The RNA shown here (transfer RNA) has 72 nucleotides and comes from Ogataea polymorpha.
It matches the Rfam family "tRNA". It is annotated as a transfer RNA. Gene Ontology term of the family: triplet codon-amino acid adaptor activity.

[in-house]
RNA sequence: GCCUCUUUGGCCAAGUGGUAAGGCGUCGCACUCGUAAUGCGAAGAUCACCGGUUCAAAUCCGGUAGGAGGCA
Numbered sequence: 001g002c003c004u005c006u007u008u009g010g011c012c013a014a015g016u017g018g019u020a021a022g023g024c025g026u027c028g029c030a031c032u033c034g035u036a037a038u039g040c041g042a043a044g045a046u047c048a049c050c051g052g053u054u055c056a057a058a059u060c061c062g063g064u065a066g067g068a069g070g071c072a
Base pairs, nucleotide, nucleotide: 001071002070003069004068005067006066007065010024011023012022018055026042027041028040029039030038048064049063050062051061052060
């Protein structure tokens, strides 16, 4: 330099056009003499950024940036 893959809450991670699931963690409550465990509930992601297509984009297209791999 070229090619491919990847980027979604604090972490992991599902979601292939119709406004984002789940787990861990966090917070509150219950239980307990107290803690842990357990149960119930809550908060938390404008989906890396910019632009385009579309009635509608995390999703499709182009570019930029970060990460991984391959070739030279």